A computed fold for a 331-nucleotide RNA from a Bacteroidales bacterium, annotated as Bacterial RNase P class A. RNAcentral records the identical sequence in 2 taxa. Of the family's consensus pairs, 92% are formed in the model. The RNAcentral record of the sequence draws on ENA. The source organism's lineage runs through Bacteria, Pseudomonadati, Bacteroidota, Bacteroidia and Bacteroidales. It matches the Rfam family "Bacterial RNase P class A". It is annotated as a ribozyme. Its family is annotated with tRNA processing, ribonuclease P activity and dimeric ribonuclease P complex in the Gene Ontology. A source record names the gene rnpB.
RNA sequence: AAGGCGGAACGUUCUGUCGCGGCGCUUGGCGCUGAGGAAAGUCCGGACAGGAAAGGGCAUCUCGCUGUGGAAAGCACAGGCGGGGGUAACCUCGGGCGGGGCGUAACAGAAAAUAACCGCCGGCAUUGCCGGCAAGGGUGAAAACGCGAGGCAAGGGCUCACGACGUCUGUCAGCGAUGGCAGGCGGGUACGCUGCCGAGACCUGCAAGAUCAAGUAUACUGGCAAAUGAGGGCUGCCCGCCCGAUGCCAGGGGGUAGAUUGCGCAGAUAAAUGACAGAAUAGGGAAUCUCAUUCCUGAAACAGAAACCGGCUUACGGUUCCGCCUUUUUU
Numbered sequence: 001a002a003g004g005c006g007g008a009a010c011g012u013u014c015u016g017u018c019g020c021g022g023c024g025c026u027u028g029g030c031g032c033u034g035a036g037g038a039a040a041g042u043c044c045g046g047a048c049a050g051g052a053a054a055g056g057g058c059a060u061c062u063c064g065c066u067g068u069g070g071a072a073a074g075c076a077c078a079g080g081c082g083g084g085g086g087u088a089a090c091c092u093c094g095g096g097c098g099g100g101g102c103g104u105a106a107c108a109g110a111a112a113a114u115a116a117c118c119g120c121c122g123g124c125a126u127u128g129c130c131g132g133c134a135a136g137g138g139u140g141a142a143a144a145c146g147c148g149a150g151g152c153a154a155g156g157g158c159u160c161a162c163g164a165c166g167u168c169u170g171u172c173a174g175c176g177a178u179g180g181c182a183g184g185c186g187g188g189u190a191c192g193c194u195g196c197c198g199a200g201a202c203c204u205g206c207a208a209g210a211u212c213a214a215g216u217a218u219a220c221u222g223g224c225a226a227a228u229g230a231g232g233g234c235u236g237c238c239c240g241c242c243c244g245a246u247g248c249c250a251g252g253g254g255g256u257a258g259a260u261u262g263c264g265c266a267g268a269u270a271a272a273u274g275a276c277a278g279a280a281u282a283g284g285g286a287a288u289c290u291c292a293u294u295c296c297u298g299a300a301a302c303a304g305a306a307a308c309c310g311g312c313u314u315a316c317g318g319u320u321c322c323g324c325c326u327u328u329u330u331u
Base pairs, nucleotide, nucleotide: 001327002326003325004324005323006322007321008320009319010318012280013279014278015277016276017275018274020034021033022032023031024030025029036302040313041312043311044310045309046308048205049204050203051202060201061200062199063198064197065079066078067077068076069075081094082093083092084091085090096196097195100194101193102192103191104190105189117137118136119133120132121131122130123129124128145163146162148160149159150158165186166185167184168183169182170181171180172179173178209261210260211259212258218253220251221250222249223248224247225246231243232242233241234240283297284296285295286294287293288292
């Protein structure tokens, strides 16, 4: 210098005029205050509130390596093991336990988990039959640990040394997951379903809920009237006819509209947080050979509270800083 990896920060500032929401003074003005890093998605957790519930169990669902933090979290940080990607910095995915059962393994292949097609060995015997063999060939994504030696009729972890893997014991390091070393043991592959263990989870959500409370109807209480007819219908009134047990007043509780609260030094109500002008700055562009100076331009992206808090995820023009890696060049 070029390319890349990881982390962090910023997301314009000031003044004036006008306008909008809220609050307070007082009165038709003045003062104070008014969006974000994600206010978003509403995915996870909480707080708060209401309902349900003696306690326990079953079922269902979620989570599942270790340590620390945290109220908790499908949270964060640090670490460990295994798989994958990258030359590397680094990125990414996974994780409790264990044996039994069941299923699948297309095509090819003799055979896909009770392995004899070719081949090798033995016997009978001759173009064959019987038996042994997973060392070699062949098929396949995958073929029964690797390699050497011994052994054998030929072979085979059949036996042994070394190694790989798994597991157990001891020891050392570590809080731990785990790792190093030494020793013992083991040999039927992969994937899926089923099982067990531990931890957690009741339901609904601020339109939750709480307080006050018109009008209308009215539980209940009191007073008055009432079969010696309350009240109603024909019918606006009187008479008449018909129906036949409640009616009026007062108190009163629940409770609707509505109001207040829940509610936050933005705030809620169909919901304000803006526009213009000037100055400055990060940045961008141009000119001169460089330091530098001058001139021009100059804030754009995603978005926008609606009860609150902690996370996660997603969107984002541009800028800055820190650490690291690879390649090339120079000293």